[in-house]
RNA sequence: CCGGCAGGCCGGUCCGUCGUUCCGACACUUGUGUCGGGAAGGAAAGUCCGGGCAACAGAGAGCACCAUCCUUCCUAACGGGAAGAUAUCCGAAAGGGUAUAGCAGUGUAACAGAAAAUAACAGUCCGCCAGCUGGCGGACAAUGGUGAAAAGGUGAGGUAAGAGCUCACCGGUCCCGGUGGUGACACCGGGAGCCGUACACCUGAUGGGUUGAAAGACCAUGUAUACCGGCGUCUGAGGGCUGCUCGCCCGAGCCGGGGGGUAGGUCGUAUGACCACGUCAGCAAUGACGGGGCAAGAUAAAUGACGGACCGGGAGCAAUCUCCUCUUGCAGGAACCGUCUCCCGACAGAACCCGGCUUACAGGCCUGCCUUUGAA
Numbered sequence: 001c002c003g004g005c006a007g008g009c010c011g012g013u014c015c016g017u018c019g020u021u022c023c024g025a026c027a028c029u030u031g032u033g034u035c036g037g038g039a040a041g042g043a044a045a046g047u048c049c050g051g052g053c054a055a056c057a058g059a060g061a062g063c064a065c066c067a068u069c070c071u072u073c074c075u076a077a078c079g080g081g082a083a084g085a086u087a088u089c090c091g092a093a094a095g096g097g098u099a100u101a102g103c104a105g106u107g108u109a110a111c112a113g114a115a116a117a118u119a120a121c122a123g124u125c126c127g128c129c130a131g132c133u134g135g136c137g138g139a140c141a142a143u144g145g146u147g148a149a150a151a152g153g154u155g156a157g158g159u160a161a162g163a164g165c166u167c168a169c170c171g172g173u174c175c176c177g178g179u180g181g182u183g184a185c186a187c188c189g190g191g192a193g194c195c196g197u198a199c200a201c202c203u204g205a206u207g208g209g210u211u212g213a214a215a216g217a218c219c220a221u222g223u224a225u226a227c228c229g230g231c232g233u234c235u236g237a238g239g240g241c242u243g244c245u246c247g248c249c250c251g252a253g254c255c256g257g258g259g260g261g262u263a264g265g266u267c268g269u270a271u272g273a274c275c276a277c278g279u280c281a282g283c284a285a286u287g288a289c290g291g292g293g294c295a296a297g298a299u300a301a302a303u304g305a306c307g308g309a310c311c312g313g314g315a316g317c318a319a320u321c322u323c324c325u326c327u328u329g330c331a332g333g334a335a336c337c338g339u340c341u342c343c344c345g346a347c348a349g350a351a352c353c354c355g356g357c358u359u360a361c362a363g364g365c366c367u368g369c370c371u372u373u374g375a376a
Base pairs, nucleotide, nucleotide: 001374003370004369005368006367007366008365009364010363012310013309014308015307016306017305018304020039021038022037023036024035025034026033027032028031041347045358046357048356049355050354051353052352053212054211055210056209060246061245062244063243065208066207067206068205069204070084071083072082073081074080085100086099087098088097089096090095101203102202105201106200107199108198109197121144122143123140124139125138126137127136128135129134152170153169154168155167156166157165171195172194173192174191175190176189177188178187179186180185216267217266218265219264225258227257228256229255230254231253238250239249240248241247274293275292277290278289279288280287281286311345312344313343314342315341316340322334323333324332325331326329
């Protein structure tokens, strides 16, 4: 240098002409004109989480359902983030994944195999019968087979033959003590024969009210509810509080049919857990302080079109220099290259707002780290 890993940034700029939209000022013929200023994102996307805010008058209980589940910290909060622990997987490495409360119980582990944990197929031992194979009864998890996995491993003793049956050492699990750590845990020492693995169900703890800006609030205009039916106003129709139940509350109207009027406007709506910069603390996420900034606001939905210049990227290419070849020449070829020519500029568009996660992204840049292999 090539390659790889981790983190971060940019991803168009300026000018002119015309146009759209919001705000402010002025003018007037009151809906127009002039001037000034602003006008999509890191994901605006997915709608997966958490909230702010608004409404349900106010406040519940139980069940169901859903989510999370190691430790510490951050945060308004989170199923998020930072830093870690243990087990395990990928990579040569830097590094990148997955899992994480409990085991008392239940179930499953296809096929093969006697059997998937209440194990006897082959086989070993003992007793009886037979004596040529063999037959019956009992004991056995050591040996062999099947399988991904078959009852912790090695050795010794013991036994009728065997077996953690006993012992020594080792492995796993659990308990106790010491040291270190905020902690999950780690290391050291000791003890207990405690000893199959995995997954699912199940159990436990914590949390969850619902809806969603088309949420909601207000104003104006207009008419006709003139009518019919059912239920109801003490015995409460109907409705609300999540899906159900209980309980509590509102309640004089409600439901259906037929008919009539309107569908216009204002707020919500952009000052916010805000943004960028600097300093300090912290491994970091992040926090504190300081001064500074106000940066779209539509409601069928605006933020654009044309032209020019530049910026960034790619390709091509003349000559000179450089290098190579030879037939040493105005030779041939390679690479580089602009003031030249051409092409390209990714993913993609707000709709109440904010914090995350996930997905998409042409091309370029910065910082740190790795070294199996290749070159110098």
Bacterial RNase P class A from Bacteroidales bacterium UBA5235, 376 nucleotides, folded computationally. It was read from a public genome assembly, where an Rfam model found it. It matches the Rfam family "Bacterial RNase P class A". By type it is a ribozyme. The model forms 98% of the base pairs in the Rfam consensus.